Source information: This is a predicted structure of a 369-nucleotide RNA (Bacterial RNase P class A) from a Gammaproteobacteria bacterium. Rfam family: Bacterial RNase P class A. Gene Ontology terms of the family: tRNA processing, ribonuclease P activity and dimeric ribonuclease P complex. The family's RNA type in Rfam is ribozyme. Of the family's consensus pairs, 91% are formed in the model.

RNA sequence: CGAGUCGGCUAGACAACCGCGCGCUAGUAAUAGCGGGAGGAAAGUCCGGGCUCCAUAGGACAGGACGCCAGGUAACGCCUGGGGGGCGUAAGCCUACGGAAAGUGCAGCAGAGAGCUAAACCGCCGAUGGCCAAGUUCGCUUGGCACAGGUAAGGGUGAAAAGGUGGGGUAAGAGCCCACCGCGCCGGUGGCAACAUUCGGUGGCAGGGUAAACCCCGUCCGGAGCAAGACCAAAUAGGGAAGUAUGAGAUUCGUCUCGACAGGUUGUCCGCCUGCGCUUCCGGGUAGGUCGCUUGAUGCACGUGGUGACGCGGCGCACAGAUGAAUGGUUGUCCACGACAAAACCCGGCUUAUCGGCCGACUCGCCUU
Repeated sequence: CGAGUCGGCUAGACAACCGCGCGCUAGUAAUAGCGGGAGGAAAGUCCGGGCUCCAUAGGACAGGACGCCAGGUAACGCCUGGGGGGCGUAAGCCUACGGAAAGUGCAGCAGAGAGCUAAACCGCCGAUGGCCAAGUUCGCUUGGCACAGGUAAGGGUGAAAAGGUGGGGUAAGAGCCCACCGCGCCGGUGGCAACAUUCGGUGGCAGGGUAAACCCCGUCCGGAGCAAGACCAAAUAGGGAAGUAUGAGAUUCGUCUCGACAGGUUGUCCGCCUGCGCUUCCGGGUAGGUCGCUUGAUGCACGUGGUGACGCGGCGCACAGAUGAAUGGUUGUCCACGACAAAACCCGGCUUAUCGGCCGACUCGCCUU
């Protein structure tokens, strides 16, 4: 200098004027002064918790999530550190990473064959048995056929066909035997562990894949959510109590029946249905209002323990709270010309969106000294 990896910060700047909502102070009030007023994701609402209500929320089933090890945390499906596997020259990145010797299922094309001690298409062999021919000392020998059969070396199919290379062996072959490599198991050693092992021994050698297919094993999970919930509390209607008014009868003293009255049923009558007046008080609930509401598992800086996530300490500083819902507008100057997007109970994460700029650590290549 070029290419790249990881982590962090920032999110136009300054000024003037006019507004909006919150708090404090002053004021009867109007209002005035002062202070502070969106984000790194406020988003998606995908996980985890705080808080509130429901009283069974215990146990079991069902269902769901998670799944190498150790740690962090209020908790997590998050984070940190480590192990195994994969990718990259490297910095580094990715990883859903329990079980396929419990059972069930699934697998296009190609291929002879895709599965509980598998499978002969081409090939190789045909020792043994069979058939034929020749020879024969009549025991058999030699040659041929490729009939039974043997064979997983070689070819071919495929992502995958029962370890690899070499030698021995054989009719031809084969862990059939041997050496080395690989693999499994046991022990030792290192590590808290996952795991590693260049250490020792042992076994010719595990019988395909798929569990983000059913399933099995282990761990965890009660439900609803600030429109949660708590308090204050009109008008109207309905509920309860007392008083008062009100005919008769019955009564188990709670009420019931009949009558009267009012309304409805057809204009009228009968019949039928419905209803009981007034005053005061009580309680529930609605409109409305108040609280919940923002100072908290809080952030920054400092000290300290830890590789780290994070813990502890106490000094300092900082911190929107609306409820039709504020956080804005105009102008000027400058620049690199400004992205994604805006709180609504709170917090920890994850994921997704994002114009540019800056800083730090590291890797590889080339050049120079």